Predicted 3D model of a 73-nucleotide RNA (transfer RNA) from a Planctomycetota bacterium. Taxonomically the source falls in Planctomycetota (Bacteria, Pseudomonadati). Its mean pLDDT, the model's own confidence on a scale to 100, is 82. It matches the Rfam family "tRNA". The family's RNA type in Rfam is transfer RNA.
[in-house]
RNA sequence: GCCUGUGUAGCUCAGCUGGUAGAGCACAUCAUUCGUAAUGAUGAGGUCGUGGGUUCGAGUCCCACCGCAGGCU
Numbered sequence: 001g002c003c004u005g006u007g008u009a010g011c012u013c014a015g016c017u018g019g020u021a022g023a024g025c026a027c028a029u030c031a032u033u034c035g036u037a038a039u040g041a042u043g044a045g046g047u048c049g050u051g052g053g054u055u056c057g058a059g060u061c062c063c064a065c066c067g068c069a070g071g072c073u
């Protein structure tokens, strides 16, 4: 230098054929307990890597760039 994959909540990851972004764990509050743990209920937490484009509408499609992983030379 070229090719492929990947980037979404604090962490691990879903998100189908474009239509208001989710789960588990973790966290907070409450209940339960003499207290803790466990368990149950509720809740908070997101510029979806960055910038553009297409579209009535983009996490999703297109382009460029950036990070990470692998491969080729």
Stems, first nucleotide, its partner, number of pairs: 001072007010025004019056001027043005049065005